SAM riboswitch aptamer (S box leader) from a soil metagenome, 99 nucleotides, folded computationally.
It matches the Rfam family "SAM riboswitch aptamer (S box leader)". Its family is annotated with regulation of gene expression in the Gene Ontology.
The prediction has a mean pLDDT of 76.
RNAcentral holds the sequence, with entries from MGnify.

RNA sequence: CUUAUCACGAGAGGUGGGAGGGAGACGGCCCUGUGAAGCCCGGCAGCCUGCGCGCCACGCGCAAGGUGCCAAUUCCGGCAGAGUGAUCUGCGAGAUAAG
Numbered sequence: 001c002u003u004a005u006c007a008c009g010a011g012a013g014g015u016g017g018g019a020g021g022g023a024g025a026c027g028g029c030c031c032u033g034u035g036a037a038g039c040c041c042g043g044c045a046g047c048c049u050g051c052g053c054g055c056c057a058c059g060c061g062c063a064a065g066g067u068g069c070c071a072a073u074u075c076c077g078g079c080a081g082a083g084u085g086a087u088c089u090g091c092g093a094g095a096u097a098a099g
Base pairs, nucleotide, nucleotide: 001099002098003097004096005095006094011041013040014039015038020031021030022029026077027076028075042070043069044068046067047066048065049063050062051061052060053059054058074093078091079090080089081088082087
C1' cells in the first nucleotide's frame, strides 16, 4: 500500500504483581484496592493453516498449529447524506489478518 472483518464470542481462576487501565495525543465517559497493568493457567474463534463434507467459481463443519482476542459498538468523539425524531447509510480514522 491492497483486500477482508470489526453490535457475535470468550474466567465471580491463580499470582510470591502491586496502580493503574480502557488502540498515540486531547476531551468525555467508564473500569480499578470487593485489587489495574504484567505474568501463569483457562477460554473464544475472525484471518491464515490442517482435516472432513457438499451442488466443489464457492459454501458448511471440526481442530486450535501461526496470529489475534476475552467490560462497555472499534466505550463515545470527525465529515457527508436521509429522516420531525429515535436512528440509518456512506466516507474518514483506528485495530486485526492475509498478501